[in-house]
RNA sequence: CCGGAGAAAAGGUUUCGUCUGCCGAAAGGAGGCGACACAAAGCCGGGAGUCUAAAGCCGCCGCCAGCCGACGGCCAUGACUGCCCUGCUGCCGUA
Numbered sequence: 001c002c003g004g005a006g007a008a009a010a011g012g013u014u015u016c017g018u019c020u021g022c023c024g025a026a027a028g029g030a031g032g033c034g035a036c037a038c039a040a041a042g043c044c045g046g047g048a049g050u051c052u053a054a055a056g057c058c059g060c061c062g063c064c065a066g067c068c069g070a071c072g073g074c075c076a077u078g079a080c081u082g083c084c085c086u087g088c089u090g091c092c093g094u095a
Stems, first nucleotide, its partner, number of pairs: 012038002016034005022029002036082001042088002045085003048081004056074004061069002063066001
């Protein structure tokens, strides 16, 4: 000097908790903080599960009789997964 192995630390992710003159109909998201955990807890696609129900449809009630309103049911085109599978990519290099 080159190669292999390799704690820790830095950076990254954010289940969970918490906060907000923020976004959203809601589920949820975004951002701040705390703590566990994770080398794929990164990305595309698929599957499964869970949550919500604005619009729509159905029922029912009301009267102001409508492209109306209240309530109930169905429904994902809306979301979440630190669940599973395939493919692709991939940080640091110290003691």